[in-house]
RNA sequence: AGGAAUAGUUCAGUGGUAGAACGUCGGUCUCCAAAACCGAUAACGGGGGUUCGAGUCCCUCUUCCUC
Repeated sequence: AGGAAUAGUUCAGUGGUAGAACGUCGGUCUCCAAAACCGAUAACGGGGGUUCGAGUCCCUCUUCCUC
């Protein structure tokens, strides 16, 4: 100097309802289990600003990555 921080994990999200996959839990099925299917679960790093409205724009702090 540049980039990153969103669910337990890996990642999306063009200022207007926060999503997916995997995981976890429950159910259906099965002699049992796995697989499959159905449902549930749970998140925007801290503080401030702009705006009718901020995950998104601006400032600052913290942590990590690259030069």
Molecule: transfer RNA
Organism: uncultured Stomatobaculum sp.